[in-house]
Molecule: c-di-GMP-I riboswitch aptamer
Organism: Bacillota bacterium
RNA sequence: UUCCAUCAAGGGCAAACCUGUCGAAAGGCAGGGACGCAAAGCCAAGGGCCCAAGGCCUGACGAACCAGGAGUCUGGCCAACCUG
Numbered sequence: 001u002u003c004c005a006u007c008a009a010g011g012g013c014a015a016a017c018c019u020g021u022c023g024a025a026a027g028g029c030a031g032g033g034a035c036g037c038a039a040a041g042c043c044a045a046g047g048g049c050c051c052a053a054g055g056c057c058u059g060a061c062g063a064a065c066c067a068g069g070a071g072u073c074u075g076g077c078c079a080a081c082c083u084g
Base pairs, nucleotide, nucleotide: 012037013036017032018031019030020029021028022027043084045083046082047081048078050076051075053074054073055072056071057068058067059066
């Protein structure tokens, strides 16, 4: 390199973006759509990113109302961040 045979396979998921919808938001769901993934199947147990509705807190202030830069607590999200 050529020939024959065998295994496997004939597939799965789906980023950004767009539309609709839920949500305070992060983000989720559905449809479209393909960056990509040998696991990009499932699970928030650990680390980590993200959000900040409510409370605290700050401004103002006699008090209430009002506003919300930063922060924080509860809470929430992300499994296509990693570990498990």